[in-house]
Context: one part of a larger RNA
RNA sequence: UUGGGCGUAAAGGGUCCGUAGGCGGUCCGGAAAGUUGGAUGUGAAAGCCUGCAGCUUAACUGCAGAACUGCAUUCAAAACUUCCAGACUCGAGUUUGAGAGGGGUAAAGGGAAUUCCCGGUGUAAGGGUGAAAUCUGCAGAUAUCGGGAAGAACACCAGUCGCGAAGGCGCUUUACUGGCUCACAACUGACGCUGAGGGACGAAAGCUAGGGUAGCAAACGGGAUUAGAUACCCCGGUAGUCCUAGCCGUAAACGAUGAUCACUAGGUGUCGGGAGGGUUAAACCUUUCGGUGCCGCAGCUAACGCAUUAAGUGAUCCGCCUGGGGAGUACGGUCGCAAGGCUGAAACUC
Numbered sequence: 001u002u003g004g005g006c007g008u009a010a011a012g013g014g015u016c017c018g019u020a021g022g023c024g025g026u027c028c029g030g031a032a033a034g035u036u037g038g039a040u041g042u043g044a045a046a047g048c049c050u051g052c053a054g055c056u057u058a059a060c061u062g063c064a065g066a067a068c069u070g071c072a073u074u075c076a077a078a079a080c081u082u083c084c085a086g087a088c089u090c091g092a093g094u095u096u097g098a099g100a101g102g103g104g105u106a107a108a109g110g111g112a113a114u115u116c117c118c119g120g121u122g123u124a125a126g127g128g129u130g131a132a133a134u135c136u137g138c139a140g141a142u143a144u145c146g147g148g149a150a151g152a153a154c155a156c157c158a159g160u161c162g163c164g165a166a167g168g169c170g171c172u173u174u175a176c177u178g179g180c181u182c183a184c185a186a187c188u189g190a191c192g193c194u195g196a197g198g199g200a201c202g203a204a205a206g207c208u209a210g211g212g213u214a215g216c217a218a219a220c221g222g223g224a225u226u227a228g229a230u231a232c233c234c235c236g237g238u239a240g241u242c243c244u245a246g247c248c249g250u251a252a253a254c255g256a257u258g259a260u261c262a263c264u265a266g267g268u269g270u271c272g273g274g275a276g277g278g279u280u281a282a283a284c285c286u287u288u289c290g291g292u293g294c295c296g297c298a299g300c301u302a303a304c305g306c307a308u309u310a311a312g313u314g315a316u317c318c319g320c321c322u323g324g325g326g327a328g329u330a331c332g333g334u335c336g337c338a339a340g341g342c343u344g345a346a347a348c349u350c
Stems, first nucleotide, its partner, number of pairs: 003322004007304002012318001014201004021194003025088003029084003033081002035077008049065006091191001092188004096183004103177007110154001114150008125136002162169002206247006215241002220236004258317006266295012299306002323350003332343004
């Protein structure tokens, strides 16, 4: 646990699918569970409330009424919710025709660069820094030319750009494959929205097994710097980074903004479609649908700011918050090979 809230003060679940549940378009007919009205019964007495009365008054007491907002039975009503039956097309979906994309998976291919190896030319330095040194080099380095090998990443194009539910995705080609948008009709006929549990996906790091290892690089070694320097800088360098299979399940997983629907001034870019005008073809103009940005009115906001991609105005469903520390800790449970994850307190203290 009412209420008030959740961009930045505490608070949106990392994302999606979906079970139960909650909520649900238009019209007609019926039922009558909710709902509304009447009647009857009951709702003990006392008490409370109102009126009157009795003790001189009051407290107190007596009498009468009201109330007891409820429950049951019964009769009736049918607007709304619900249920049953029927119908509809605007929600949702299907078919058809176009379209964009770095959506996903797998295979093949490519060039630049880097490092290493071999050979040629060539000689004394190179490298690195704030300055140096460690380091490499006369056993021929650096530089330069030719050849070869390997692994990883794909310059320019590139864009407040595109795609994806999110994580994320960028060389080229092929195969398989998911979603989306637009146009015009036709079809189905509410089939919808959300979603506790549950399931799937989920960067990086990390883990297991087997491969691979060019560059980079935790740890580690060395050189510097410094009072010291377990760092920043330099020379090296192993896990790892890469691949396959399986775990892990976290993040400033961020728009720090849950999903869906409707409504509420405009202006200006950009991406993908359609229609009309215009053009030889374009450009361009008008308009419309869908994305993605900026500016801005009303409104909102503590302010910053948000503002048709809302943080405005409403509706439905879910998640979450309730002073700071203790603490995302302890204990228990559960998951995990482990690391640890999820769930998640209290004492005490301010």
Small-subunit ribosomal RNA, central domain from a Candidatus Omnitrophota bacterium, 350 nucleotides, folded computationally. Its Rfam family is "Bacterial small subunit ribosomal RNA". Rfam links the family to the GO terms structural constituent of ribosome and ribosome. The coordinates come from a structure-prediction model, not an experiment, and the mean pLDDT is 91.